TPP riboswitch aptamer (THI element) from Rhinopithecimicrobium faecis, 95 nucleotides, folded computationally. Of the family's consensus pairs, 91% are formed in the model. The sequence is in RNAcentral, with records from Rfam.

RNA sequence: UUAUCGCUUUAGAGGUAUUCUGUAAAAAGAAUUGAGAGAGACUCUUUGAACCUGAUCCAGUUAAUACUGGCGUAGGAAAAAGCAUCCGCUUGUUA
Numbered sequence: 001u002u003a004u005c006g007c008u009u010u011a012g013a014g015g016u017a018u019u020c021u022g023u024a025a026a027a028a029g030a031a032u033u034g035a036g037a038g039a040g041a042c043u044c045u046u047u048g049a050a051c052c053u054g055a056u057c058c059a060g061u062u063a064a065u066a067c068u069g070g071c072g073u074a075g076g077a078a079a080a081a082g083c084a085u086c087c088g089c090u091u092g093u094u095a
Stems, first nucleotide, its partner, number of pairs: 006083005011045004017032005051076003057070004
């Protein structure tokens, strides 16, 4: 200086929204975003912005959610083992 990524097993954590139609309320249908909109799938597991709280937050933006930035070196949040790769070191062998 570079890399510290990936895979597997077992175990665990998490979200499921917005708008319109519809209904007595549901169910159901359509559209949007997303990995995922109850799927048995998907995402994440301390190297932790998966997800929760603050938050019915603030600015921009959208039909609305979403999205971008802030809040945020805020507070929480679920792990162990193995394999492979890379780097470094040591020893041996060969040239």

NCBI's taxonomy places the organism under Bacteria, Sphingobacteriia, Sphingobacteriales, Sphingobacteriaceae, Rhinopithecimicrobium.